[in-house]
RNA sequence: UCGCGAAAAUGGCAUCCCCGGUGAAAGCCGGGCGCGCAAAGCCACGGGCCUAAACCCCGCAUCUGGGGCAUGGCAGCCGGGUUGCCGUC
Repeated sequence: UCGCGAAAAUGGCAUCCCCGGUGAAAGCCGGGCGCGCAAAGCCACGGGCCUAAACCCCGCAUCUGGGGCAUGGCAGCCGGGUUGCCGUC
């Protein structure tokens, strides 16, 4: 340095849920909690998934309604890229 994560050590992140905030929503932020995670650090490049405001179409006297669609999101869905702690069956 590469591989590996069986054993060990220092730590790290943090599900669900609750409270507050934010957003149209998905979601995100902060606090509590801790299911779990050897990258559950970071990045939307590929796939996948979630939402549907604006916009378009339909209906409706109008409103309410229905359908379509990311430019919105998910890195704790997978792949990929990249950075990193400790060690060594």
This is a predicted structure of an 89-nucleotide RNA (c-di-GMP-I riboswitch aptamer) from a Bacillota bacterium. Taxonomically the source falls in Bacillota (Bacteria, Bacillati). The prediction has a mean pLDDT of 89. Of the family's consensus pairs, 95% are formed in the model.